Model confidence (mean pLDDT): 80 of 100. Predicted 3D model of a 145-nucleotide part of an RNA (small-subunit ribosomal RNA, 3' minor domain) from an Anaerolineaceae bacterium.

[in-house]
Context: one part of a larger RNA
This record gives sequence, structure tokens and C1' cells, in this order.
RNA sequence: CACCGCCCGUCACGUCAUGGGAGCUGGUUACGCCUGAAGUCGGGAAGCUAACUUCACAGAGGCUACCGCCGAGGGCAGGACUGGUGACUGGGACGAAGUCGUAACAAGGUAGCUGUAGCGGAAGCUGCGGCUGGAUCACCUCCUU
Repeated sequence: CACCGCCCGUCACGUCAUGGGAGCUGGUUACGCCUGAAGUCGGGAAGCUAACUUCACAGAGGCUACCGCCGAGGGCAGGACUGGUGACUGGGACGAAGUCGUAACAAGGUAGCUGUAGCGGAAGCUGCGGCUGGAUCACCUCCUU
């Protein structure tokens, strides 16, 4: 290996990751309310009491029940963040090759591209506006010789 070229999208098949998703199920966490062990601290009109004071009575001091504050933990309710799973669903990437057409690349056979709107199996088509990164022919202006 050069137009018997290149190349676009739908569709079908396969693999992979991923978005949405009624829900289901874990983790972390802050706040509110309820409850609240031990223990410290505060109170303590009742009870108990060897050391100190007192001859004694009694007192001082101490202890206990009991009450209160704080309080680990537990419970209730709503919330935030995060993971797994989930019928169904959306597109994506890749794949030897398959289906339908042929949109683009030459004026690619309707120049192409583009913003927008409508439409269509699909590439896409049409309308309006814009661009030349359009070929060809003619004319005008400018520059160079």
C1' cells in the first nucleotide's frame, strides 16, 4: 500500500467503571429532653460516737441516714456527614468483527463551521443571524515590479 481512500452517528453483542433511584442496612458525630452508678464538694432540726476539754453533766470534733450540685453510662426524638446494597433507569470508555444509512474530508457532489429554534431511525435536515479556517468566474480598490 495513497478515493476500491478516509470517516460520522443510531442500533445489536460483550467487558469495565460510573450518575439517578422507591427503599433496605451499617459507621461517625453535635444538639435537645428524660434517667442517672461510684465519688468529690455543699447542706445535714434525726441517729451514733474510744482518744481532745470536763470530777461529772456536757461540749468540741468525727461518722451515718437523708437532701442538693457535678457526673460515666442508659433511654427518647429529630438532624448532619459517610459506607454498603437496591428493582429499574441514564449516558460513558473499550472491543476482532456485525446492522442501517453517508453527515464530514475534493466545490465531498446542497461549501463548511457556528449561536439559536423546530423537526427527524441515525449520522443529520430546515429557518434566522454570524464567520472564512470556501473553490470557481467576473469586477472594483490598494501594493510591488

Source information:
It matches the Rfam family "Bacterial small subunit ribosomal RNA". Rfam links the family to the GO terms ribosome and structural constituent of ribosome.